[in-house]
RNA sequence: GCCGGAUUAGCUCAGCCUGGUAGAGCACAUGACUGUUAAUCAUGCGGUCCCAGGUUCAAAUCCUGGAUCCGGCG
Repeated sequence: GCCGGAUUAGCUCAGCCUGGUAGAGCACAUGACUGUUAAUCAUGCGGUCCCAGGUUCAAAUCCUGGAUCCGGCG
């Protein structure tokens, strides 16, 4: 230098192909249960979807450029 993959909640990851209300588990908070804790159950909290621009009525999703990390080729 070229090619591919990854980037979404505090953490681990779905969702992207096929545009239409941003999700799950864990963690955390509150409540129930319990002699107490743990476990279990219920509810809640938590997001600049890596950044910028473009297309569109509408973009996490499509297009372009950039950033970081991983791998391959030279």